[in-house]
A computed fold for a 1422-nucleotide RNA from an uncultured bacterium, annotated as small-subunit ribosomal RNA.
């Protein structure tokens, strides 16, 4: 911004616009006529006279309809965009190649004669349309005769031209006229001139495909003819063989063009509706007539397709004119009013027609303008909304009170538009004026961000939104709804198209080492580009300066409508146009010169630079012979293979291919690709110097051509080793791999092909220009005391680095710097370097190259991490080295899984499974039956009530709970009114271990007691970031020293705390026989690498040594950094939200939480002599005890009972520690080992031991002989063994939580397993390897290539038919005007025929869709 839809929603007026789609088909009606002043007849009505059978007739006259002859017009005006890439448009010129009706203007004139056809009568076919015959007539219709200043033809003279027409001059030809009047006029014919219109030529200008590269037969020229207004292949004949084309011919899509519109800063990109001016078209298609003009929108003929009438024989019809219908469609208007104005056609005119115009109607369809009120009004009403409940907010907003009256309703009046009496569709419109009344008038969107606007309810990855990011999975400012802002308003969203924003196709204005992008190299024609001086010219260039760029548009001033939009007027603007003048730097041209660019010469010089031809040694392998014996070979180990037929090894000799060690170097050559052994033979290229010649000869290249690694190919050769493929052996879960043993093609030469690589410096070529330093090759110069040094110079090839560049990393004279010149390249990722098609190869394959559909990303450099079957360094019971165990048994426990009316919940790797539970028989308890209760078992608060009330409560029913209930029977304070405190009922509410630990706090676990985390200020980096925090030592440690763009400081370590372990001192109860100070508990010393040696950097440290109880942190604890794991916990507790309220709350019996085929996890006890039983004996510590711990003593085999002393504890007591030691006995066995189990008989707690407790005796005597893969714990008073104590608790310990007893073995060492730190390196991971991702497979959905076939369009060719019609040809038909006396001709008709040809048909191809079985790959999908 629109020619706009589609949604909610609308008051009012100006101007303006309104089928973008089916050039789709139309029912009605109108859109072109007019002239009696150009003619003939003349109807109805009237007049007049006559006749009359009163019906009416008949003559004359006046009108003059319809309808014919004849003039003009109809080829304007309206429509609409189908073809059309074209001189079709535009601009700018030609026409010396042409025509012009009406119009102006000049000049000349219009004599004379003559045959007709309509109309009309008269017959006559047919439904109709339309006709035929046959007779009559007139004109400004037609036709002949005469005639010219005239016109035309060729031809001379001639003027001006590049090139003539005019003018002169002779010759021939040839032909004009019409009249009518209202007596003014108007018309007619030649002829020249204008004027406006056409027709025709040409230069430049403006679409896309090259996957369209070649086209072409009237084709390109001539010559002659036809033909046209006119030039021409425009058309025919004959002649030549030309003409187009990379500057895109020819073919295909598409397209009316242009002024202008739209947007942009501006280049430009879109576009071509209104409204101007061109071209085309007119149902498709061909064709001509008539005329000035057509090959004709409302005209002819014809073919075709459509439709409609019919009597079935024929007709007829053409809205892309104006209304309107249907019908496509997301759409797009009235079958209005006038011809008053504007114009146009006829006419003298007056007048007629005029869907052109002017005007109205309908559309918010655009633009523009105006209005829905203005002032004042706070108890901030009410209502709504939100709320932390106090308020906020809607919000001067509204009522209310005063005013105005555009608008709106009614009422009077009422225009200009009309130059010239009358006459105005619009129109009783605009407008004026009175009169009534806030009266008639606000919506659309949108509030996550980009984007101006925020909250609540509701939903719960649902149901929606979404432009793009992306909202929604129970606390959504993203959904829906309310309240409120926000923002434009008679409008607001939405879609759709274009442009801008996008320097995101870049001319203005990008880029190509790594992001998309440098042809694999080079010769080079075509094009771009081009050194130094002069002189000319003047194409580009610049200058004014003439034409022309129609108006409308645009800017800018200016006037009319109340204003604005809109309309006048007046300037200016716009061109890669045109002509002529000037100028002459620069570019081009041209001459003429130069050497500094470029060749050349002449002398030197390095080299794996190429082709050939030839030669040598080493090595493998082959054969041949000796020697030789079992076995070799080969691997990480093998084995397959070779070997007694004698190999492997080893020595002689042969054969034959290939491939050139050491030299050998980020050396050298070469355009790239390559190039390595030596000799000759041809043979290209550089590099120095030398400055004698040449004189611009140069650079770069689309296309063309050559080269071109390694695989392959074709056709001969060779063929030793190496080796695709292939065979065997290992490897492996498998191994179609990697590792061995074998082996063909291949490699090796010859001749051809193929044209491709990570053909890379991921970096075209040429050229000038910009700091340094250092190495190497190859030349040259110069300096010194010369077999080395320095110092220049050119030319190669490396590093490092200035300035600069660069997203960064990096380049950096060998540029990725600064600049010039060409060439080739690229435009999100996939789909794809594919598919089609085209060249190109023998193949394989190359090279050229899409779309559909799909994504939001792909993509670079660089940062932190985080991770590797990288790197390096370090650390820990990580591993080693030990010891002792787990896994096997039997139990006890927890868990998983089953099971159940319940087995309540939760914890799930490490960091859940003797975890919450420091102890489930009732209880707990949350779970499950069942039997209750509804303000509740608990809190508060309100109001009513309450004295025989609250509380006790015998007795009754019940399994309890809970219900009834006789009986007793209160309390505090008081102002004496009453209040409290209890019960009761109501009413708010209580109550929930219901859900969410992924909404939360608080609290724990874990990496980790790992040595780490981070901050300020600086520096560095565009930035993330980074330094610091790295590096060198070193340390248990980011401890500590040293160095360092850093300094410095925090939170982590350390230490500061408790505790043991030695002394000193102080008290000392209850300890011990005293007194003392084993023992208790408070002060205090005490260890700091503080001496000494050595090492080290003279430093931190570190090793050893002394002394000491203790030694380098002395052991042991407490103490846990930034953070991680959305770890755990809503069931400890507390919370937000949701749920639930005679139930998910409460109570209460009983039952489960203890179940049991099984697995798993963490304990006990074992398997036995280091032991088991006996008997006897010695030593602890920590702790606990009044609802307790209990003694002695007595009873029992024992568990235990009974006692009752002492004891709130250094006092009484639990309380005999065990292991151990001393003797005895068992003799290696399922045992005197082991003790499940299960019986019988007791104890203890408890209201109750039956589902479900301990303990004791007596019996019973189960598995198990030391435990498979794997696995935990431990480094010193530990680890193994021993027993003791608590605490939870009526009771109930194999569990935990402390105590003391006896007391060990290794630790070379860090390569490996695991975890951790620090550095560094890679990455395509950041949910961070439990990461990321790849391919087949199976399904779906989807769009595409291929494909037997199948059906379409389209344009053209061959050939057959060929309508109408021009042009021509025929003579045998027919014929008014002239000729002719006549026959007959002329000359037209018609007819019939030739060429062409639309249209049809036949047929093979081209090209371009659909669609197809089957197919192939490509997207997407949780």
């Nucleotide at each position: 911004a629109u020619g706009a839809a589609c949604g909610c929603u609308a008051g009012c007026g100006g101007c303006g616009u309104g089928c973008c789609u089916a050039a789709c088909g139309c029912a009605u009606g109108c859109a072109a006529g007019u002239c009696g002043a150009a003619c003939g007849a003349g109807a109805a009505a009237c007049c007049u006279u006559c006749c009359u059978u009163c019906g009416g007739g008949a003559a004359g006259g006046u009108a003059g309809a319809g309808a014919g002859u004849g003039g003009c017009g109809a080829a304007c005006g309206g429509g609409u965009g189908a073809g059309u890439a074209a001189c079709a448009c535009g601009u700018a010129g030609a026409u010396g190649a042409c025509c012009u009706g009406c119009c102006u203007c000049a000049g000349a004139g219009a004599g004379g004669g003559g045959a007709a056809c309509a109309a009309c009568c008269a017959g006559u076919a047919g439904a109709a349309a339309u006709g035929c015959u046959g007779g009559c007539u007139a004109a400004u219709a037609c036709c002949c005769c005469a005639g010219a200043u005239g016109u035309c033809a060729a031809g001379c003279u001639g003027u001006u031209u590049a090139g003539a027409a005019a003018a002169g001059c002779a010759u021939g030809a040839c032909u004009a006229a019409a009249g009518c009047u209202c007596a003014g006029g108007c018309g007619c014919u030649c002829u020249g001139a204008g004027a406006g219109g056409a027709g025709u030529c040409u230069g430049c200008g403006g679409u896309c495909c090259a996957u369209c590269a070649g086209c072409u037969a009237g084709u390109u020229g001539g010559u002659g003819a036809g033909g046209u207004a006119a030039c021409g292949g425009c058309u025919c004949a004959c002649c030549a063989a030309g003409g187009c084309g990379a500057a895109g011919a020819c073919g295909g899509a598409u397209a009316g063009g242009g002024g202008g519109c739209g947007u942009g800063a501006g280049a430009g990109c879109g576009u071509g509706a209104c409204c101007c001016c061109c071209c085309a078209c007119a149902c498709u298609g061909g064709u001509a007539c008539u005329g000035a003009c057509a090959c004709a929108c409302g005209g002819a003929c014809c073919a075709g397709a459509u439709a409609c009438c019919u009597a079935c024989g024929g007709g007829u019809a053409g809205c892309a004119g104006c209304a309107g219908c249907g019908a496509g469609g997301a759409a797009u208007a009235u079958u209005g009013c006038g011809c008053a104005a504007u114009g146009g056609g006829g006419g003298c005119a007056a007048c007629c027609c005029u869907g052109a115009c002017g005007c109205a109607g309908c559309a918010a369809c655009g633009c523009c303008g105006c209005g829905u009120g203005a002032a004042g009004g706070a108890u901030g009403a009410a209502g709504g909304c939100c709320u932390u409940c106090g308020g906020g907010u809607u919000g001067u907003a509204a009522a209310c009170u005063u005013c105005u009256u555009u608008u709106c309703u009614g009422a009077g009046g009422g225009a200009a538009g009309a130059g010239c009496a009358a006459g105005g569709a619009c129109g009783g419109u605009a407008c004026c004026u009175c009169a009534g009344g806030a009266a008639u008038a606000a919506g659309g969107c949108c509030c996550g961000g980009c984007u101006a606007a925020c909250u609540a309810c509701g939903u719960g990855c649902c149901a929606g939104c979404a432009g793009c990011c992306g909202c929604g999975g129970u606390a959504a400012a993203a959904c829906g709804u309310a309240g409120g802002g926000g923002u434009c308003a008679a409008g607001c969203g939405u879609u759709a198209u274009c442009c801008g924003g996008a320097u995101u196709u870049a001319u203005u204005g990008g880029g190509c080492g790594u992001a998309a992008a440098g042809c694999g190299c080079g010769u080079g024609c075509a094009g771009g580009c081009g050194g130094u001086u002069a002189u000319g010219u003047a194409a580009g260039u610049u200058g004014a300066a003439u034409g022309u760029g129609a108006a409308a548009g645009c800017u800018c001033c200016u006037a009319g409508c109340u204003u604005a939009a809109c309309u006048g007027g007046g300037a200016g603007a716009g061109g890669c146009c045109a002509u002529g003048c000037a100028a002459a730097a620069c570019u081009g041209c041209a001459u003429a010169a130069c050497u500094a660019g470029a060749g050349g010469u002449u002398g030197g010089u390095a080299g794996a630079g190429g082709u050939g031809a030839g030669u040598g040694g080493a090595a493998u392998u082959c054969c041949c012979g000796g020697u030789g014996c079992a076995g070799u070979g080969g691997u990480g180990a093998a084995a397959u293979g070779c070997g007694u037929a004698g190999a492997u090894a080893u020595c002689g000799g042969g054969a034959g291919g290939a491939a050139c060690a050491c030299c050998a170097g980020u050396g050298g050559c070469g355009a790239a690709a390559g190039c390595g052994a030596c000799u000759c033979a041809c043979u290209g290229g550089g590099c120095c110097a030398u400055a004698c010649c040449u004189g611009a000869c140069g650079c770069u290249c689309a296309g063309a051509c050559g080269c071109g690694a390694a695989a392959g190919c074709u056709a001969g050769g060779g063929g030793a080793g190496a080796g695709a493929a292939c065979g065997g052996g290992a490897u492996u879960a498998g191994a179609a791999a990697c590792c061995c043993c074998g082996g063909u093609a291949u490699u090796c030469c010859u001749a051809g092909c193929u044209g491709u690589a990570a053909a890379c410096g991921a970096u075209g070529u040429c050229a000038a220009c910009u700091a340094a330093g250092u190495g190497u090759a190859g030349g040259g110069g110069g300096u010194c005391a010369a077999u080395g040094a320095c110092c220049u110079u050119c030319u190669g090839u490396g590093c490092u680095g200035a300035a600069g560049c660069a997203a960064a990393c990096g380049c950096g004279a060998u540029a990725a710097g600064u600049u010039g010149a060409c060439c080739g390249c690229c435009u999100g990722g996939g789909g794809a370097g594919u598919a089609c098609g085209g060249c190109c190869g023998c193949a394989a394959g190359g090279c050229u190259a899409a779309a559909a559909c799909u994504c939001a990303a792909a993509g670079g450099a660089a940062u932190u991490g985080g991770c590797g079957g990288g790197g390096a360094c370090c650390c820990g019971c990580a591993c080693a080295a030990g010891c002792a165990g787990c896994g096997g048994a039997g139990c006890g426990u927890g868990u998983g899984g089953u099971u159940u009316a319940a087995u309540u919940c939760g914890a799930g790797g490490c960091a859940a499974c003797g975890c919450g539970a420091a102890g489930a028989a009732c209880c707990u308890u949350a779970c499950c039956a069942g039997g209750g209760c509804u303000u509740g078992a608990c809190a508060u608060a309100u109001a009513g009530u309450u004295g025989g009330u609250a509380a006790u409560g015998a007795c009754c029913u019940g399994a309890a709970a809970a219900g009834g209930a006789a009986a007793u029977g209160a309390c505090c304070c008081u102002u004496c009114g009453g209040g409290g405190a209890g019960g009761c009922u109501a009413u708010a509410c209580a109550g929930g271990u219901g859900c969410u630990g992924c909404a939360u706090g608080g609290c724990u676990g874990u990496c980790g007691u790992c040595a780490g985390c981070u901050c300020g200020u600086g520096c560095c980096g565009u930035g993330a970031g980074g330094u610091g925090u790295u590096c060198g030592g070193u340390u248990a440690a980011g401890u500590c020293c040293g160095a360092u763009a850093a300094c410095g400081a925090g939170c982590g370590c350390a230490a500061c705390c408790c505790u043991c372990a030695u002394c000193g001192u102080u008290a000392g109860u209850u300890a011990c026989a005293a007194g003392u100070g084993u023992c208790u508990a408070g002060c205090g010393a005490g260890a700091c690498u503080g001496c000494c040696a050595g090492u080290g950097a003279u430093a931190a440290a570190c090793u050893g040594g002394a002394g000491g109880a203790a030694g380098g942190u002395g052991g042991g604890g407490a103490u846990g950094a930034u953070g991680u794991c959305a770890a755990g916990u809503c069931a400890g507790c507390a919370u937000g939200g949701c749920c639930u309220u005679u139930a998910u709350g409460c109570c209460c019996u009983g039952g489960g939480c203890u179940a049991c085929a099984c697995a798993c996890a963490c304990g006990c006890u074992a398997c036995a002599a280091u032991g088991g039983c006996c008997a006897g004996u010695a030593c602890a510590a920590u702790g606990g005890g009044u609802a307790g711990c209990g003694a002695a003593g007595c009873c029992g085999c024992g568990a235990g009972g009974u006692g009752a002393a002492g004891c709130c504890a250094a006092u009484c007591u639990c309380g005999u520690a065990a292991a151990g030691c001393u003797g005895g006995u068992c003799u290696c066995a399922g045992u005197u080992c082991g003790g499940a189990u299960u019986g019988c008989a007791g104890g203890c707690u408890g209201c109750a031991a039956c589902u479900c407790g301990c303990c004791u005796g007596c019996a019973u005597g189960a598995a198990g002989u030391c435990g498979g893969a794997g696995u935990u714990g431990c480094u010193a008073g530990u680890a193994a063994c021993c027993g003791c104590a608590c605490g939870u608790c009526a009771g109930c310990a194999c569990a935990g939580u402390g105590c003391g007893g006896u007391g060990a073995a290794u630790a070379c060492g860090u390569u490996c397993c695991c975890g951790g730190g620090u550095c560094u390196u890679g990455c395509a991971c950041a949910c961070a390897c439990c990461g990321c991702c790849c391919g087949u497979c199976a399904c779906g959905u989807c769009a595409u290539g291929g494909a037997a076939g199948u059906u379409g369009g389209c344009a053209a060719c061959g050939c057959c038919u060929g309508a109408a019609g021009u042009c021509g040809g025929u003579g045998g038909g027919c014929u008014a005007a002239c000729c002719g006396c006549a026959a007959g001709g002329a000359g037209g008709c018609a007819a019939c025929u030739g060429c062409c040809u639309a249209a049809g048909g036949c047929g093979g191809g081209g090209u371009u869709g659909g669609u197809a079985a089957c197919u192939g790959g490509g997207a997407c999908g949780a």
Notes: It matches the Rfam family "Bacterial small subunit ribosomal RNA". Its family is annotated with ribosome and structural constituent of ribosome in the Gene Ontology. The sequence is in RNAcentral, with records from ENA, Greengenes and SILVA. The prediction has a mean pLDDT of 84.